[in-house]
Molecule: transfer RNA
Organism: uncultured Solobacterium sp.
RNA sequence: AGAAGCAUAGUUUAAUGGCAAGAACAAGCGCCUUAUAAGCGCUAAAUUCAAGUUCAAUUCUUGAUGCUUCUA
Numbered sequence: 001a002g003a004a005g006c007a008u009a010g011u012u013u014a015a016u017g018g019c020a021a022g023a024a025c026a027a028g029c030g031c032c033u034u035a036u037a038a039g040c041g042c043u044a045a046a047u048u049c050a051a052g053u054u055c056a057a058u059u060c061u062u063g064a065u066g067c068u069u070c071u072a
Stems, first nucleotide, its partner, number of pairs: 001071007010025004018055001027043005048064005
């Protein structure tokens, strides 16, 4: 320098263009327990950024940023 892929909650991830973006672990609160752990219930928490297409975008298109891989 060129090419390809990835970016969703604190972490790991799901979601054929269609309703309020789902789950597990973690966190907080409560129940239970003499107490802790375990178990049960509840709560909060996310689509990297910008633009475009569309009635409607996590999804499609373009650009930017970051990361990974390959080629030279």